Description: The RNA shown here (transfer RNA) has 70 nucleotides and comes from uncultured Anaeroplasma sp. The organism belongs to Anaeroplasma, within Bacteria. It matches the Rfam family "tRNA".
RNA sequence: CUCUGUAGCUCAGUUGGCUAGAGCGAACGGUUCAUACCCGUUAGGUCGUGGGUUCGAAUCCCUCCGGAGC
Numbered sequence: 001c002u003c004u005g006u007a008g009c010u011c012a013g014u015u016g017g018c019u020a021g022a023g024c025g026a027a028c029g030g031u032u033c034a035u036a037c038c039c040g041u042u043a044g045g046u047c048g049u050g051g052g053u054u055c056g057a058a059u060c061c062c063u064c065c066g067g068a069g070c
Stems, first nucleotide, its partner, number of pairs: 001069005008024004017055001026042005048064001050062003
């Protein structure tokens, strides 16, 4: 200097707008003689920290912290 930080894990989020999402995983239920597969439901998030702008911020600006690269 550049990139990056969003669910337990891997990530999406279209240049600010309704209640923040997917897959995997977890719990519960269905199915089965039973397990697995499969199907359904549910839970799980201070969107790295603190501040600013705005009617409104995961998204824009500043500080700081962690990670990767040069």